This is a predicted structure of a 119-nucleotide RNA (FMN riboswitch aptamer (RFN element)) from a chicken gut metagenome. Its Rfam family is "FMN riboswitch aptamer (RFN element)". Rfam's curators write: The RFN element is a highly conserved domain that is found frequently in the 5'-untranslated regions of prokaryotic mRNAs that encode for flavin mononucleotide (FMN) biosynthesis and transport proteins. Of the family's consensus pairs, 100% are formed in the model. The coordinates come from a structure-prediction model, not an experiment, and the mean pLDDT is 83.

């Protein structure tokens, strides 16, 4: 430098005109690091916000680039040299827009991307 890869999960019941959105039960967990394996530790990405710039446009704006930035949640016990990472127990968390209120549906997204592998 190029190529490829790069996010999982609503099944059953209840109420209702209507809910995979409410209620009861269920199910899921990106990337790197860390004396030993992590959704809940440390950092990163994504989503959201801001500033700036380029192109197009008469203009409102639209599209692209760069920089900055907000943001979730775990305790107890056990084993061990070592674990907030394993085992047991009990908890908790989950962008934006849409819609009967959504971590699980639809949409931006055939996108972007931490990063991994190969040449």
């Nucleotide at each position: 430098u190029c190529u490829u890869u790069g996010g999982g999960g609503c099944g059953g019941g209840g109420u209702g005109c209507a809910a995979u959105u409410c209620c009861c039960c269920a199910c899921c967990g990106g990337c790197a690091g860390u004396c030993a394996a992590a959704g809940u530790c440390u950092g990163c990405g994504a989503c959201g916000g801001g500033c700036u710039u380029u192109u197009u446009g008469a203009a409102u704006a639209a599209a692209g680039g760069g920089c900055c930035u907000u943001u979730g949640a775990a305790c107890g016990g056990g084993u061990g040299a070592a674990a907030u990472u394993c085992c047991c127990g009990u908890a908790c968390c989950g962008a934006c827009g849409g819609u009967a209120c959504a971590g699980u549906c639809c949409g931006g997204a055939u996108g972007a991307g931490a990063a991994a592998a190969g040449a």